The part of an RNA shown here (large-subunit ribosomal RNA, domain I) has 582 nucleotides and comes from a Dehalococcoidia bacterium.
[in-house]
Context: one part of a larger RNA
RNA sequence: GGCACAUGGGGGAUGCCUUGGCGCCAGAAGCCGAAGAAGGGCGUAGUAAGACUGCGAUAAGCCACGAUUAGCUGCCUAACAAGCUUAGUCGUGGAUUCCCGAAUGGGGGAACCCAUCUACUUCGGUAGUUGCCUUAGUCGUGAGACUUUGGCGGUAAGCGGGGGAACUGAAACAUCUAAGUACCCCGAGGAAAGGAAAUCAACCGAGACUCCCCUAGUAGCGGCGAGCGAACGGGGACUAGCCCAAACCACAAGAGCCUAACGGACUGGAGUCCUAUGCCUUUGUGGUGUUGUAGGGCCGGGCCUGAGAAAUCUCCAGAUUUCUCAAAGAGUUACAAAACGUACAUUUAGUCGAACAGUCCUGGAACGGCUGGCCGCAGUGGGUGAAAGCCCCGUAGAUGAAAAAUGUGCGACUCUUGGACCGGUUCCUGAGUACGACGGGACACGUGAAAUCUUGUCGGAAUCCGGGGGGACCACCCUCCAAGGCUGAGUACUUCUGGCGACCGAUAGUGAACAAGUACCGUGAGGGAAAGGUGAAAAGCACCCCGUGAGGGGAGUGAAAUAGAACUGAAACCAUGUGCCU
Numbered sequence: 001g002g003c004a005c006a007u008g009g010g011g012g013a014u015g016c017c018u019u020g021g022c023g024c025c026a027g028a029a030g031c032c033g034a035a036g037a038a039g040g041g042c043g044u045a046g047u048a049a050g051a052c053u054g055c056g057a058u059a060a061g062c063c064a065c066g067a068u069u070a071g072c073u074g075c076c077u078a079a080c081a082a083g084c085u086u087a088g089u090c091g092u093g094g095a096u097u098c099c100c101g102a103a104u105g106g107g108g109g110a111a112c113c114c115a116u117c118u119a120c121u122u123c124g125g126u127a128g129u130u131g132c133c134u135u136a137g138u139c140g141u142g143a144g145a146c147u148u149u150g151g152c153g154g155u156a157a158g159c160g161g162g163g164g165a166a167c168u169g170a171a172a173c174a175u176c177u178a179a180g181u182a183c184c185c186c187g188a189g190g191a192a193a194g195g196a197a198a199u200c201a202a203c204c205g206a207g208a209c210u211c212c213c214c215u216a217g218u219a220g221c222g223g224c225g226a227g228c229g230a231a232c233g234g235g236g237a238c239u240a241g242c243c244c245a246a247a248c249c250a251c252a253a254g255a256g257c258c259u260a261a262c263g264g265a266c267u268g269g270a271g272u273c274c275u276a277u278g279c280c281u282u283u284g285u286g287g288u289g290u291u292g293u294a295g296g297g298c299c300g301g302g303c304c305u306g307a308g309a310a311a312u313c314u315c316c317a318g319a320u321u322u323c324u325c326a327a328a329g330a331g332u333u334a335c336a337a338a339a340c341g342u343a344c345a346u347u348u349a350g351u352c353g354a355a356c357a358g359u360c361c362u363g364g365a366a367c368g369g370c371u372g373g374c375c376g377c378a379g380u381g382g383g384u385g386a387a388a389g390c391c392c393c394g395u396a397g398a399u400g401a402a403a404a405a406u407g408u409g410c411g412a413c414u415c416u417u418g419g420a421c422c423g424g425u426u427c428c429u430g431a432g433u434a435c436g437a438c439g440g441g442a443c444a445c446g447u448g449a450a451a452u453c454u455u456g457u458c459g460g461a462a463u464c465c466g467g468g469g470g471g472a473c474c475a476c477c478c479u480c481c482a483a484g485g486c487u488g489a490g491u492a493c494u495u496c497u498g499g500c501g502a503c504c505g506a507u508a509g510u511g512a513a514c515a516a517g518u519a520c521c522g523u524g525a526g527g528g529a530a531a532g533g534u535g536a537a538a539a540g541c542a543c544c545c546c547g548u549g550a551g552g553g554g555a556g557u558g559a560a561a562u563a564g565a566a567c568u569g570a571a572a573c574c575a576u577g578u579g580c581c582u
Stems, first nucleotide, its partner, number of pairs: 001581009015567001016533002020504002022501009031154002039100003042056003046080002050076001052074001062094007071084003105114003115130001117128004131152003136147004159187005169176001173223001199206002210237005220228002241486003244430001248287007256279002263274003266318006292464001294429003297425005303419002306325007327417005340411009350399003356372003360369002373390002375379001381393003435459008445471001466481005520527002543554004
């Protein structure tokens, strides 16, 4: 020096564990903010330096109500002191709530500096006021002033809109792809969007929209490359339909015309009255009206339909309008809209809740073994010194709210009440629109034979004997009615609560099981860790000895101390001892 064995050190693999994660399902909930949010700064405890949690100068808290309980003064974090004990804890409602922050009196290098005006004042101060844009109103000749309405900012994912890449793929690359993706901006909501056919279909018919499954990787598109990729139709989820514009009528206001009648005062007859009251036109309000086998208005006709009162210059006849009552119907998610009462249910604290023992065995400990029992609408689960239906918490099943919230029913309240038919008709039915040309974009569809949708420029209709579509275009046929608007559900996402998992088990699972978006790095945007386990219980080694101390040796605790500051404790690596070889 090597090899082997043994015993240690070192190291932290492995095994076991789980406070934490991941995913799915169900239910509930879904915006917060000038009444100052989200997010922060600084404070706040008897001893309190620091981190977390809570709270705000009333500062680990104050008040009321309800529930619960014999303890309590949060956690790392023990101890002492001083206290409380209808305290404490939990829930509902309220009070307080410094400074910054949209930040809003002005400024500013966030958490700071400096003001204005008003009222009160114990003269120390205290409480308020003063941002910009915007709505409506009042005052003022006016600039403007005052009062008043709303907005401003935040928000994980989901949603609508306006903009909009490149890497990449095409085995290069330019059309193409990636992709209308990422990203930026705006906006709204608990969902958003879409939505009641100028839709499809095919000569049969369907009947708003949204979402899922199929149709189907089909038909197609495509340097016909790479790739992109429908619809009809079928099956499900869910179902809900409505309102304007216009024609016409009435009223109000304004501009214009005319100065008398062939006009008006509801209609007919008779009378009476009117001189801008009339006519025309514009605007506003109310009524009417809303569709395609066209519909509506207006005119005429007859039919059905509660009662009463009043009005429409007078009388007769009729008609119309308004109001009241009755009856019927409907309703707050669209079709009008608001505040209530009551009952029930649910949520936000809780409560009750069955049944086992042994002088036995092993053991430190019984929840194990043995013996004999019991409950079960409860044998899900967790804890307890090992493995417990019957020890504890629970579980099945019952039960509970002073207060707040939500939902449903009823009441109350609110709203509506003429309708269909026949005939006629010179009225109405969304215009710089439809459509065309040029240039783009969207449609699965790259300009193509390219319909359809959209629109920057330029042209530019028809008016129901009308117009659009049916994939160039034409005819026939079929089908629908654009150029206005609203609309629940089914759908997406997240949070909370509950449940589940051939999900992970500390190099895994979230980056984060621990003071983690922390420490640390970076001027900054930003990047971003490592780090879990004594024991059943601290019983955490009194006391003695050596040592300055660290530490060690005894003693003691404990089942175990090679469990002593940490489970187990592999390998590399380092020693010691013994043996063999050289």